Small-subunit ribosomal RNA, 5' domain from an uncultured bacterium, 540 nucleotides, folded computationally.
Its mean pLDDT, the model's own confidence on a scale to 100, is 80.
[in-house]
Context: one part of a larger RNA
RNA sequence: AACUAACGCUGGCGGCGCGUCUUAAACAUGCAAGUCGAACGAGAAGCUCAGUGCUUGCACAGAGUGGAAAGUGGCGAACGGGUGAGUAACACGUGGAUAAUCUGCCUUCAAGACCGGGACAACUAUGCGAAAGUGUAGCUAAUACCGGAUAAGGUGCUUUUUUCAUAUGUAUGAAGCAUUAAAGAUGGGGACCUUUUAGGCCUAUCGCUUGGAGAUGAGUCUGCGUCUGAUUAGCUAGUUGGUGGGGUAAAGGCCUACCAAGGCGACGAUCAGUAGCCGGCCUGAGAGGGUGAACGGCCACAUUGGGACUGAGAUACGGCCCAGACUCCUACGGGAGGCAGCAGUUAAGAAUCUUGCGCAAUGGGGGCAACCCUGACGCAGCGACGCCGCGUGAAUGAUGAAGGCCUUCGGGUUGUAAAGUUCAUUAAGCAGGGAAGAAUAAGCAAGAGGUAAUAUUUCUUGUGAUGACGGUACCUGCCUAAAGCCCCGGCUAACUACGUGCCAGCAGCCGCGGUAAUACGUAUGGGGCGAGCGUUGUCC
Numbered sequence: 001a002a003c004u005a006a007c008g009c010u011g012g013c014g015g016c017g018c019g020u021c022u023u024a025a026a027c028a029u030g031c032a033a034g035u036c037g038a039a040c041g042a043g044a045a046g047c048u049c050a051g052u053g054c055u056u057g058c059a060c061a062g063a064g065u066g067g068a069a070a071g072u073g074g075c076g077a078a079c080g081g082g083u084g085a086g087u088a089a090c091a092c093g094u095g096g097a098u099a100a101u102c103u104g105c106c107u108u109c110a111a112g113a114c115c116g117g118g119a120c121a122a123c124u125a126u127g128c129g130a131a132a133g134u135g136u137a138g139c140u141a142a143u144a145c146c147g148g149a150u151a152a153g154g155u156g157c158u159u160u161u162u163u164c165a166u167a168u169g170u171a172u173g174a175a176g177c178a179u180u181a182a183a184g185a186u187g188g189g190g191a192c193c194u195u196u197u198a199g200g201c202c203u204a205u206c207g208c209u210u211g212g213a214g215a216u217g218a219g220u221c222u223g224c225g226u227c228u229g230a231u232u233a234g235c236u237a238g239u240u241g242g243u244g245g246g247g248u249a250a251a252g253g254c255c256u257a258c259c260a261a262g263g264c265g266a267c268g269a270u271c272a273g274u275a276g277c278c279g280g281c282c283u284g285a286g287a288g289g290g291u292g293a294a295c296g297g298c299c300a301c302a303u304u305g306g307g308a309c310u311g312a313g314a315u316a317c318g319g320c321c322c323a324g325a326c327u328c329c330u331a332c333g334g335g336a337g338g339c340a341g342c343a344g345u346u347a348a349g350a351a352u353c354u355u356g357c358g359c360a361a362u363g364g365g366g367g368c369a370a371c372c373c374u375g376a377c378g379c380a381g382c383g384a385c386g387c388c389g390c391g392u393g394a395a396u397g398a399u400g401a402a403g404g405c406c407u408u409c410g411g412g413u414u415g416u417a418a419a420g421u422u423c424a425u426u427a428a429g430c431a432g433g434g435a436a437g438a439a440u441a442a443g444c445a446a447g448a449g450g451u452a453a454u455a456u457u458u459c460u461u462g463u464g465a466u467g468a469c470g471g472u473a474c475c476u477g478c479c480u481a482a483a484g485c486c487c488c489g490g491c492u493a494a495c496u497a498c499g500u501g502c503c504a505g506c507a508g509c510c511g512c513g514g515u516a517a518u519a520c521g522u523a524u525g526g527g528g529c530g531a532g533c534g535u536u537g538u539c540c
Base pairs, nucleotide, nucleotide: 002538003537005536006535007534008533009532012390013389014388015387016386017385018383019382020348025346026345027344029343030342031341034075035074036073039072040071046065047064048063049062051060052059053058054057082301083300084299092225093224094223095222096221097220098219101218102217106214107213108212109211110210111209112208114148115147116146117145123138124137125136126135127134128133153180154179155178156177157176158175159174160173162171164169184206185205186204187203188202189201192200193199194198227273228272229271234264235263236262239261240260241259242258243257244256245255246254276298277297278296279295280291281290282289283288303324304323305322306321307320326337327336328335329334354380356379357378358377362376363374364373365372366371393423394422395421396420403414404413405412406411429478430477431476432475433474437469443463444462445461446460447459448458449457484529485528486527487526488525489510490509491508496523497522498521499520505512506511
């Protein structure tokens, strides 16, 4: 000098930050990932209409409207958020390689989207079970699933041209053979057609399929760097290399069969201990030393251990399966759970917050959109935990008042300090006014594009809702409150009196105290810092 600090005494306000360093201990409760009806079938309650039965205010069936809960399907759930247990390692940092690779959504380019089929949920009926749940039979739709066609292109094989490499090869052009795809939805509409509330057809938008390029994101390999211990000196059998095969998006002992006997190590292997790494942060003139809270990047993990599935993508925190520990329910047969998400609880500890408000902004997911979801985020609450700012009044005021303390008893000091006089009213409180943060969306109008079209629609311009914070900041008026803590022997700024008498006590070091203690305790006075001041801890 610094701190994610704690403790003691004290404490007025505001702004901006920070807030379980311990037990990766256990968790009650609520919320934290949904969305799409413009993919699909089905459609409750309610409301309206008229009807029948009548017990006159109920029941029944019908039409229209309505759209809940659930279901099939799509996308998302691999992001965002948390923690640092493990890890001394290509984990991280930095520089390269990928001629050894993948990449949903997005952008752009090219080509297509034809003809068919059978199911399964929901639902109905019925059974089992305490529950969680589940069986059987039957019905049904799709952008769900399957078959056929087509193949610009892709992929595989054969032949061949050129470029680049030189390690097998890579990129590209041509020919042949084989193989490989799709799905519709919504809005609008002149002519024409049909089975005419509509559809075909055309058109616009959103989707679908295949391929090329890009962008983004990832995988893998590699040079160098990365703590301590030699009172750890040898370690290694898939071990090191080769061949054949398998596997992966992809090189590779990654896996496997066979063959060879290699590989690492005092330039520290192996073993043991400790530890997430970095940008940074603290300190220091620098070199360096320490550190890795908050914020940002990467990695790892999600009760412990193991495993795969789905998918463009998985450490799959709020997915699945198995095993273990623990907790809960049970009709004892069997089931349920995972806060290292946000709040909150218990325990532990010197020690660390509200079971708050809002999606208004920024961002994310879904949707054509309206919109929905979002404990991300934006805000508010608590804590002097830190940094910064402001205030507790200003000027004047001598008979140097009273009181206190000291005294050589003359006085000195507290001290312009107070009182008094004049002035001011920050912050809080009350009253009145009152924001910026909001950009635009739907809609409307005009122009342009596209179109058969003056529909619909897309783009541009103008217009046009929405504020959690919050009646907050800010402005005006009224009205007044607010100083402590440590020290005074030297280091080190600041001294006297009384009490005590090696006692009680102090102390960072030197040391002080045994009857005149500037060092203990109290008081006057003084010094330092100031809403803080000291102590302790850690690091330089």